[in-house]
């Protein structure tokens, strides 16, 4: 310089699944002007119904071992998380630092 590998998170990409539905509270909006109805938005409690790609667990092929112990997945589950936008985001590519090999 080129290559791996760990680490950091500088950029860019980056998916699924109900803007479901019910109380209660509180801002706006229109009618009314008999103070009451409707339509938005927030927040907090539920209630079905789903999603998987932050975390997390559980098995396996494989590693690995006399035999255990143990590592171990984009697979499983769905506890948490998520189901407009936003936010978040595994994982790819860049970026920057370390080692290690020719």
């Nucleotide at each position: 310089c080129c290559g791996a590998u760990c680490a950091c998170g500088u950029c860019g990409g980056g998916a699924g699944a109900g803007a479901c539905u019910g109380g209660c509270a509180g801002c706006u909006u229109u009618u009314a002007a008999u103070c009451a109805a409707a339509g938005g938005c927030u927040g907090c409690c539920g209630g079905c119904g789903c999603c998987g790609a932050a975390g997390g667990a559980g098995c396996a092929a494989c590693c690995g071992c006399c035999c255990c112990a143990g590592g171990a997945a984009a697979c499983u589950c769905u506890c948490a998380g998520g189901c407009a936008a936003a936010a978040g985001g595994a994982c790819c590519g860049u970026g920057u630092g370390a080692u290690c090999u020719g």